[in-house]
Molecule: transfer RNA
Organism: Thermoplasmatota archaeon
RNA sequence: GGGCUCAUGGUCUAGUGGUUAUGACGCCACCUUCACAAGGUGGAGGUCACCGGUUCGAUCCCGGUUGAGCCCA
Numbered sequence: 001g002g003g004c005u006c007a008u009g010g011u012c013u014a015g016u017g018g019u020u021a022u023g024a025c026g027c028c029a030c031c032u033u034c035a036c037a038a039g040g041u042g043g044a045g046g047u048c049a050c051c052g053g054u055u056c057g058a059u060c061c062c063g064g065u066u067g068a069g070c071c072c073a
Stems, first nucleotide, its partner, number of pairs: 001072007010025003018056001027043005049065005
């Protein structure tokens, strides 16, 4: 330098154009316990990496940028 894949709460992740973005772990409160753990109930936490485009409508499609991984030279 070229090609491919990926970027979604603190971490991991589901989501292949539609009305509230999914779950687990973690965090907070309450229940339970003498207490802790485990368990149960509820809650907070997301500019869906960034810029632009297509569309009535974009996490999803297209182009570019940035970053990460793999391959080729």